[in-house]
Molecule: transfer RNA
Organism: Anaerolineae bacterium
RNA sequence: UGCGGGGUAGAGCAGUGGUAGCUCGUUAGGCUCAUAACCUAAAGGUCGCAUGUUCGAAUCAUGCCCCCGCGA
Repeated sequence: UGCGGGGUAGAGCAGUGGUAGCUCGUUAGGCUCAUAACCUAAAGGUCGCAUGUUCGAAUCAUGCCCCCGCGA
């Protein structure tokens, strides 16, 4: 410097134009003599940043930042 993949809740990941979700974790309650397990609920998100397209963008376009890989 070129190409490809990736960046979404504390962690790991879905979601490819129309309500942002799943599992684990955290917190509260239930259950239990008690703990774990189990059951119920809740909190937690500027979807890497900016601009654009669109009635509407996590999703499409452009630029930039970071991580991984390949090539030179």